[in-house]
RNA sequence: CACGGAUCCAGAGUUUGAUUAUGGCUCAGGAUGAACGCUAGCGGCAGGCUUAACACAUGCAAGUCGAGGGGCAUCGUGGAGUAGCAAUACUCUGACGGCGACCGGCGAAAGGGUGAGUAACGCGUGAGCAACAUGCCCGGGACUGGGGGAUAGUCGAUGGAAACGUCGCGUAAUACCCCGUAACAACAGAGGCCGCAUGACCUUUGUUUAAGAGAUUUAUCGAUUCCGGAUUGGCUCGCGUCCCAUUAGGCAGUUGGCGGGGUAACGGCCCACCAAACCGACGAUGGGUAGGGGUUCUGAGAGGAAGGUCCCCCACAUUGGAACUGAGACACGGUCCAGACUCCUACGGGAGGCAGCAGUGAGGAAUAUUGGUCAAUGGACGGAGGUCUGAACCAGCCAAGUCGCGUGGGGGAAGAAGGUCCUACGGAUUGUAAACCCCUUUUGCCGGGGAGUAAAGGGCGCCACGGGUGGCGCGUUGAGAGUACCCGGAGAAAAAGCAUCGGCUAACUCCGUGCCAGCAGCCGCGGUAAUACGGAGGAUGCGAGCGUUAUCCGGAUUUAUUGGGUUUAAAGGGUGCGCAGGCGGCGGCUCAAGUCGGCGGUUAAAGUUCCGGGCUCAACCCGGUGAUGCCGUCGAUACUGUGUCGCUGGAGUGGGAUCGAGGCAUGCGGAAUGCGUGGUGUAGCGGUGAAAUGCAUAGAUAUCACGCAGAACUCCGAUUGCGAAGGCAGCGUGCCAGGUCCCUACUGACGCUGAGGCACGAAAGCGUGGGUAUCGAACAGGAUUAGAUACCCUGGUAGUCCACGCGGUAAACGAUGAAUACUGGUUGUCCGGGGCGAUCGGGUCCUGGGCGACAUCAGCGAAAGCGUUAAGUAUUCCACCUGGGGAGUACGCCGGCAACGGUGAAACUCAAAGGAAUUGACGGGGGCCCGCACAAGCGGAGGAACAUGUGGUUUAAUUCGAUGAUACGCGAGGAACCUUACCCGGGCUCAAACGGCGCAGGACGCGUGCGGAAACGCUCGUUCCCUUCGGGGCCUGUGCCGAGGUGCUGCAUGGUUGUCGUCAGCUCGUGCCGUGAGGUGUCGGCUUAAGUGCCAUAACGAGCGCAACCCCCAUUCCCAGUUGCCAUCGGGUGAUGCCGGGCACUCUGGGGAGACUGCCGGCGCAAGCUGCGAGGAAGGCGGGGAUGACGUCAAAUCAGCACGGCCCUUACGUCCGGGGCGACACACGUGUUACAAUGGCGGAGCACAGAAGGAAGCUGCCUGGCGACAGGCCGGCCGAUCCCCAAAAUCCGUCUCAGUUCGGAUCGGAGUCUGCAACCCGACUCCGUGAAGCUGGAUUCGCUAGUAAUCGCGCAUCAGCCAUGGCGCGGUGAAUACGUUCCCGGGCCUUGUACACACCGCCCGUCAAGCCAUGGAAGCUUGGAGUGCCUGAAGCGCGUGACCGUCAAGGAGCGCUCUAGGGUAAGACAAGUGACUGGGGCUAAGUCGUAACAAGGUAGCCGUAAGCUUCAC
Repeated sequence: CACGGAUCCAGAGUUUGAUUAUGGCUCAGGAUGAACGCUAGCGGCAGGCUUAACACAUGCAAGUCGAGGGGCAUCGUGGAGUAGCAAUACUCUGACGGCGACCGGCGAAAGGGUGAGUAACGCGUGAGCAACAUGCCCGGGACUGGGGGAUAGUCGAUGGAAACGUCGCGUAAUACCCCGUAACAACAGAGGCCGCAUGACCUUUGUUUAAGAGAUUUAUCGAUUCCGGAUUGGCUCGCGUCCCAUUAGGCAGUUGGCGGGGUAACGGCCCACCAAACCGACGAUGGGUAGGGGUUCUGAGAGGAAGGUCCCCCACAUUGGAACUGAGACACGGUCCAGACUCCUACGGGAGGCAGCAGUGAGGAAUAUUGGUCAAUGGACGGAGGUCUGAACCAGCCAAGUCGCGUGGGGGAAGAAGGUCCUACGGAUUGUAAACCCCUUUUGCCGGGGAGUAAAGGGCGCCACGGGUGGCGCGUUGAGAGUACCCGGAGAAAAAGCAUCGGCUAACUCCGUGCCAGCAGCCGCGGUAAUACGGAGGAUGCGAGCGUUAUCCGGAUUUAUUGGGUUUAAAGGGUGCGCAGGCGGCGGCUCAAGUCGGCGGUUAAAGUUCCGGGCUCAACCCGGUGAUGCCGUCGAUACUGUGUCGCUGGAGUGGGAUCGAGGCAUGCGGAAUGCGUGGUGUAGCGGUGAAAUGCAUAGAUAUCACGCAGAACUCCGAUUGCGAAGGCAGCGUGCCAGGUCCCUACUGACGCUGAGGCACGAAAGCGUGGGUAUCGAACAGGAUUAGAUACCCUGGUAGUCCACGCGGUAAACGAUGAAUACUGGUUGUCCGGGGCGAUCGGGUCCUGGGCGACAUCAGCGAAAGCGUUAAGUAUUCCACCUGGGGAGUACGCCGGCAACGGUGAAACUCAAAGGAAUUGACGGGGGCCCGCACAAGCGGAGGAACAUGUGGUUUAAUUCGAUGAUACGCGAGGAACCUUACCCGGGCUCAAACGGCGCAGGACGCGUGCGGAAACGCUCGUUCCCUUCGGGGCCUGUGCCGAGGUGCUGCAUGGUUGUCGUCAGCUCGUGCCGUGAGGUGUCGGCUUAAGUGCCAUAACGAGCGCAACCCCCAUUCCCAGUUGCCAUCGGGUGAUGCCGGGCACUCUGGGGAGACUGCCGGCGCAAGCUGCGAGGAAGGCGGGGAUGACGUCAAAUCAGCACGGCCCUUACGUCCGGGGCGACACACGUGUUACAAUGGCGGAGCACAGAAGGAAGCUGCCUGGCGACAGGCCGGCCGAUCCCCAAAAUCCGUCUCAGUUCGGAUCGGAGUCUGCAACCCGACUCCGUGAAGCUGGAUUCGCUAGUAAUCGCGCAUCAGCCAUGGCGCGGUGAAUACGUUCCCGGGCCUUGUACACACCGCCCGUCAAGCCAUGGAAGCUUGGAGUGCCUGAAGCGCGUGACCGUCAAGGAGCGCUCUAGGGUAAGACAAGUGACUGGGGCUAAGUCGUAACAAGGUAGCCGUAAGCUUCAC
């Protein structure tokens, strides 16, 4: 490399308006000795105190052997006796079966339990013991002779409540003792040999020590000693084995030696002496936590976590100590002592130890029966039968786990009923689900049969063989259990729940609730239409279970070995030197430690993987197989390493040249500033946004001269230079240090990095002593301001300067550690070297070191950006990071004179915090541009009176809505009743109106009377049509179904509208750029009213807007010619198009033309701009209108209409009368009329419109009235025919500056008209009255030409009218615009941003309130560990031993060492608590200010220092 095989890795939500990366939080998975909630049919297999190693009632859990012994309490047999008819009872008898207690043997050290202690050779793994032991078992050798004295039991006596003893007589053994024998055993010596060594083995000599035990059914079973084996144990070592360094030094038997003691054995294990070592940053010591492993869970793996059940090891047995016995113990169901506790007691004294099996109490969220059996397996004893065995095997309880099964299967649409929902005469869904038909019968139930586990055992008999075994035969043994299993029977019969349904995450509707109740794993739901709360229906998931909680791993590559980072997100130490450590150039040889390979040993079993097998399957069980690691051995030698020999490229040395604000010391210089002295000189100076404080007539400032002082060094000067960094700048000198270049002579890897360590280290600051010109914290004063403990101003102390010392921090920054190598270019400059060129040259090329710039190399990066000075590609070493806040804080320690520095947490709290970039919005940022935006003008508003709308107030009601611009003469284009929605009162309830159905009636109506305010009620009279005779039409009454509501929600909506704004913008397709949001296009230059065009251009095109197309006006032409017109012709009148006539003109109204920068000049690339241009009615958009892009304001309207939801139903519906909407101390908006002479009044013969309207109408004319108006008729007009129909202007006169001949409010009187009706509450007329007001403060509005201003006219609504309003029409008819600095609004580009609800944004700190955790604190309390001193039980050891003893062995007693425990003392450590106190965190709407984000309105920030405080900056 190829081929083949096996195995195998998934993400999501949440920071934003959106994006990307960083980063945390959260979820989906698996697991559990679990617990809790709801639910529950069966079986198999496994499991079941995780907490109090807390305390325990009761029973059981270790006995056995009569084939070791003496015996005989008890039972049975036999014998004898007594009583009795007998059964039988009693007594005696060890003769027999047996056997309580006793002596003796073996066992009790196993099995079983628990995990407190232990961080240790405890465990694991691999070695070692030449330094050891080993009962029972196996193999082999040898031996078993003689003797002796006790003692328990029993019996007698006796103490005590008991437990338990004491004394005496006698006694046995496989109990105990003595003698003999004796080595292959032990010890000592000598020799040989072997081993890495301590040392072993062999031979030999000597010395020493042994034992015994017998039993019996004669088969055997035992006893003693030695050797060997097996098994089990003891000891030693390598490696591995948790957290804290805020535990850094520890240690006196401590480390070693010599000699002893002790032990099975080595060893300071112990002791005497000697030496002074030993352990420790490769983490000693101390503290905390913890039994370890096989394994288990998880994971792709590497890892991480765990150690329950089963197996191995260890440790423990109420707490602590101790030894005895023994092969084995320092002994769970043994002993002694001490402590605590419990129990008994006659108060003297005793007893006890469930962490054995059950069980009880307690603790706890929580964990089972006081079960059966030795049938099997295993254990103890026994020759055996057998006995014992809470080991074990079984059963019981518990869904507590896992595996399996079932709760039925097939058919079945009228898609039933019921439920739920809907767009509701109907449909959808539940749902083939049910009913119904057919079938099946697992499990359960009933009846019957019925295992295997059990025979290799044991017993008996027989047979074989030399033995002890083997073979055959016979009969026997089952707790579980009448269970598993099998057969039969009836019968769908007896068997489904739990959680969820906003996203993640599979599953949706209705009702209720209304930021309530509640949910929530995260994001988040709930404030009246909630798929998120509660219920219901439905759905989804899993299923005898389902959810929740807790914990572990995973996801998390979020501690990164596999597999992360550090410019800006958290993270490079401020800088250097350098010990240890880590890493290290070229060549040869060497060894083989690392590394690689073969083989071997081990890695217990179980488990896991794979293969196969057995239970009906599976789980489960059985057999086989594989597996990392460690050790040994043999080999390989490229790489790393060891040793060694060389090399020159790394590094350094020497020689030459040179560079610099490198450091230290010292001398010198001028300018400026301040001060001093003197001169000149006079009224101010100074300072600011403007001022004032301050200085100055005692002469300042200014200016000149001289002098003094201290500090800093203008220009040069730079993108420069030097230094490790901090940092370094006048000039000279001295000393010190460094870099670079050239030559290549020398050394020969001497190198790089560097934890600790040492040194340096701006400013401020500290100590001591100087100095002090300037500047200048603090401080004082003046201003500013709401305040101003600030910014500004005038002063001014520390300090700034020097010397010596301390301190050790900075945004100590390139926010970028050091070193080495490599990787495409362009260019500037500083310090060097070399080549070429030429003598009119001043350049060019190569090369070394440094400092910079660029981006079209590549690459990297989240992007911004970096890019040979890397943030590229690699290697080495160091430092650092692991969500935000708490916090660089607290405590501890170290350093400092102090300030403080270094090291450096936790509780608690949040779901983010943060980076880069994007689009907007905003800025007391910038640039460009526009608009009656300002400016320039004209006229107003704001002052007055009145009208009208609104607020407020009032009221029975003053109905409702509209509220900055964008509400307020707005909805309303007509409130006396009506309208009308409001209030009071009186009525109605199928209802005021309408539709349908049923029933009754025949009318409905009209007329009369009465009551009444009317509606309405009562009364009387009168009265239908059609017909196929069923009835129908119409109407009334009545009943039912539909009603009705200007009641609520414009924040559920449609529709419509306002506004930004008639602003020039808003987007799309494709392409291109970007990881992406997004950008480009749409930017730039020029131009335009315009995103209007042109040019340029990674864009090319397009859409909605702009413009144009539409309407009106301005010119003209064509067509048409009455009711319009009259030039020509004719007629006529007092006069008039009056008539005939005509359609030329005007005009009317329908259609065309015309204007397009088309032409000319100038400017310009072009687009276009420009001109007293031409022409033209009109000229550069000709004037006006209609037309309103994407969107914004939850903008307005549920009362115009429509409409979802909610609400009312003898009323929130409806009818009627009356009242109110018209109120009135006030406030505001919009208007009208004025304040006067550009005017008022009077008069005139006085001129000229347009548009609109007219039959319940407009009205001419005549008459009456001062007039509003009325009356009349001969009238005209359904209208280019008639009517409404002008005013200002113009002319004449008068008034003469006054509250007036201005102004007309208000009030009095008299009238007119409309209307059912003018009181509340109409308009108009006439007469009289004659208010305020003399041009309007701050402020503010409209308008750029037929405009403003001014004058009147019309219309809608309408009986009338509160109209001065609204909508239109024409008449007369101006002024001004320099310009874009400023105010307002807007457009484009750009910049900053911590804003995105978008500056009406965001946001900081104190104070006040509540809650929470925490630091300090006089103290108080507690705990474990250690130390000194005193005391000291039991016990081993040692000594003594006058007492006991056949005076023997030995012992009692006594003493000593050690020691558990107790007492005492001083500390250290840790924890709890603590008046008070410090800060911190959290908490919709508290107080004060405005610090930060924009130039944040004084740029911000870092280090440091000072000040203020009743408040807090």

Small-subunit ribosomal RNA from an uncultured bacterium, 1513 nucleotides, folded computationally. Model confidence (mean pLDDT): 82 of 100.